[in-house]
RNA sequence: UCCGAUAAAGGCAAACCCGUCGCGAGGCGGGGACGCAAAGCCAUGGGUCUCACACAAGGUUGGUCCUUGAGUGAGAUCGCCAGGUUACCGAAG
Numbered sequence: 001u002c003c004g005a006u007a008a009a010g011g012c013a014a015a016c017c018c019g020u021c022g023c024g025a026g027g028c029g030g031g032g033a034c035g036c037a038a039a040g041c042c043a044u045g046g047g048u049c050u051c052a053c054a055c056a057a058g059g060u061u062g063g064u065c066c067u068u069g070a071g072u073g074a075g076a077u078c079g080c081c082a083g084g085u086u087a088c089c090g091a092a093g
Stems, first nucleotide, its partner, number of pairs: 002093001003090002011036002016031006034079001040085003044082003047077007055069005
């Protein structure tokens, strides 16, 4: 350094509930633990999701309506994957 133990010390906290902010995806605080060896940090690439816009197809019709698809823009997610960066502990190999 790789690596990650039926090790030790410590850490984080999904769903759900309450409060709060946001049109929303979601964020933050408290409770709570499914899990996590980077589940620390960075939206850089891909994925997924949200909102707006205009287009096409279909449905419906009173239509300034609905659904789907690909697109543009603005966002969300690092507990989806990859990449970057920093870091606690130390058995075996």